[in-house]
Context: one part of a larger RNA
């Protein structure tokens, strides 16, 4: 000098874009953060309409809430930096694999069955929750048939499926179901190179290294197991102990290098601590399940409940880090034929000079060089055109009004065209519909009004005088100042530098 997720001190007008729990992976009150589908299924409250009524209500239709079964999603998105020194990561390659949704293509969907939640009745329990009986549906479950380009095969053969469901007057046609093949995207596995420090860590290993059989897996493999062999690693640093997420990048530097990995993107890992599997295309699963532990809460003492390293917020510790905000309008995601619903992802607003950038705090004139301050050789000098005063302007902020754009889709209505048929799809035109938040910019009003500080002045280093103090009080990055004339301490005046900031401290080059 440059840089910083900074902090501290003094000061502080506006805006844009960024950025903000680095410490205790410490504990958490409260709300929200993952639902959706009635075009899969049965049932159906409130309400409402009509009729009947013994005026209590009943029957039928419309309606559709809360639940339940079922499907898909919940493995994404969001957070964190604990662990891990290599199975991670990075770059290049390889093959013995999987893949829901999506795209392309070839086939298929025949005949049956038994339950179960919900609801109803009767219970248990303080609660959380739960038992028994009867009964009901399905795109839930299941038997048989059919069976190849699929699987197995000893090549003879053997084996494996489905919901003809939904919408609709009407389905080969729209949405779905089953089998097979290919693709895209995603993932698993594997190999080689690279990857910080300690040798005052020198030997270490027994599923260890290899083989065979069997098992297991989507798949290769000591992945697991039985047997056999005795191997495999190591001063090119094994093993051990300490530290640490890795990369793209970032800072600095002429470069080589050195340091670093916050925000953003990619990868891996973690989810109160430890362990485990279930479901599923995918998890060994942040807001799923089970077990154990610590902690906290409720309790009728029998027993239960919980997991903010999601968004806000709170306590604690700390030099230190924000709102218990608005909206799904946009982008994206889940579900749905769709309308739509959900979305603390996201988009926005709020707070903080935390950073970078931009703008402003006026402009012109104005000498008797006013007053005051400071210095003085007492003549004067300086502050200083600075002020006052005169004229002008209107940036920003303030008040009022207009306003492009972020919006194009979807959807609705009408009309037209194309796809043989069609409830489906595509295209065009016209009209209508959608903004949480922000606003470029323009017009009007008023009026210099509301807006300057901080550090420094011995040398390095731009800028000095007076007074006070008297090795005291103090300063200090280094050299060093201060013991009675201090340009170095404190104050004043003046000056120098930077400027909504200026200094200090920490850290890196």
């Nucleotide at each position: 000098g440059a840089a910083u997720g900074a902090a501290c001190g003094u000061u502080g007008g506006c805006g844009g874009c960024g950025u903000g729990g680095a410490u205790u992976a410490g504990g958490c009150a409260u709300g929200c953060a993952a639902g959706u589908c009635g075009a899969g299924c049965g049932a159906g409250a409130a309400g409402u309409u009509a009729c009947c009524u013994u005026c209590g209500g009943g029957u039928a239709g419309c309606g559709g809430a809360c639940a339940g079964c079922g499907g898909c999603a919940a493995a994404c998105g969001g957070g964190g930096g604990a662990g891990g020194a290599u199975u991670u990561c990075u770059u290049c390659g390889u093959u013995a694999c999987g893949u829901a949704c999506c795209c392309u293509c070839g086939g298929g969907a025949c005949c049956g069955g038994a339950a179960u939640a919900g609801c109803u009745g009767c219970g248990g329990g303080a609660a959380a929750c739960u038992g028994c009986a009867a009964u009901u549906a399905a795109u839930a479950c299941u038997g048989g048939a059919u069976a190849a380009u699929c699987u197995c095969u000893g090549c003879g053969g053997a084996g494996c499926a489905a919901a003809u469901g939904g919408u609709g007057u009407g389905a080969u046609u729209c949405c779905g179901c089953c089998c097979a093949a290919g693709g895209a995207g995603c993932g698993g596995c594997u190999u080689a190179c690279g990857c910080g420090g300690u040798a005052c860590c020198a030997g270490g290993u027994u599923g260890u290294u290899g083989g065979u059989g069997a098992g297991g897996u989507a798949g290769c493999g000591g992945c697991c197991u039985a047997c056999c062999a005795a191997g495999g690693c190591u001063a090119c640093g094994a093993c051990a102990g300490g530290u640490a997420g890795g990369g793209g990048g970032u800072g600095u530097g002429a470069g080589a290098g050195c340091a670093u990995g916050g925000c953003c993107c990619c990868c891996a890992c973690c989810a109160c601590u430890g362990g485990g599997a279930c479901u599923g295309a995918g998890a060994c699963a942040c807001u799923g399940c089970c077990c154990a532990g610590a902690c906290a809460c409720c309790u009728a003492c029998g027993g239960g409940u919980g997991g903010c390293u999601g968004c806000a917020g709170u306590c604690g510790a700390g030099a230190a880090u924000c709102u218990u905000c608005g909206g799904c309008a946009a982008u994206g995601g889940g579900c749905g034929c769709a309308a739509g619903c959900c979305u603390g992802a996201c988009c926005g607003a709020g707070c903080g000079a935390c950073g970078c950038c931009g703008c402003g705090u006026g402009c012109g004139g104005g000498a008797u060089g006013a007053a005051g301050g400071c210095c003085u050789u007492c003549g004067g000098g300086u502050u200083g055109u600075a002020a006052a005063c005169c004229g002008c302007u209107g940036u920003c902020a303030g008040a009022g009004g207009g306003g492009a754009g972020g919006a194009a889709a979807u959807c609705c209505a009408u009309g037209g065209g194309g796809g043989c048929u069609a409830u489906c799809c595509c295209c065009c035109a016209u009209g209508g519909u959608u903004g949480a938040c922000c606003u470029a910019u323009c017009c009007u009003c008023a009026g210099a009004g509301g807006a300057a500080g901080c550090a420094c002045g011995g040398g390095c280093u731009a800028a000095g005088u007076u007074c006070g103090u008297g090795c005291c009080a103090g300063c200090a990055g280094c050299c060093g100042c201060g013991g009675u004339a201090a340009g170095a301490c404190g104050a004043a005046c003046c000056g120098u530098g930077c400027u909504a900031a200026c200094g200090u401290u920490g850290u890196u080059c």

Model confidence (mean pLDDT): 83 of 100. A computed fold for a 509-nucleotide part of an RNA from an uncultured prokaryote, annotated as small-subunit ribosomal RNA, 5' domain. The RNAcentral record of the full RNA draws on ENA. Rfam family: Bacterial small subunit ribosomal RNA. Gene Ontology terms of the family: ribosome and structural constituent of ribosome.